[in-house]
RNA sequence: AAAGGGCAAACUUCCCGAAAGGGUAGGACGCAAAGCUACAGGUCCUGGUAUCAGGAUGGCUGGGCUGCCGAA
Numbered sequence: 001a002a003a004g005g006g007c008a009a010a011c012u013u014c015c016c017g018a019a020a021g022g023g024u025a026g027g028a029c030g031c032a033a034a035g036c037u038a039c040a041g042g043u044c045c046u047g048g049u050a051u052c053a054g055g056a057u058g059g060c061u062g063g064g065c066u067g068c069c070g071a072a
Base pairs, nucleotide, nucleotide: 006031007030011026012025014023015022016021029059035065036064037063039062040061041060042057043056044055045054046053047052
């Protein structure tokens, strides 16, 4: 590169949550790990005078674990 495919942003339906946000169905902006993981950092929410604590975010960055194809 090709082949077989996979996931699914925004938005909308319904549900959960105080919120961030998550789940479900539709929908595709995109993604070679946009599979899993909250360890480090960042960002967001809540409480707090602050230090800080709890929660979220993996489609913010890095790390860890795992995976399809096979020209080069």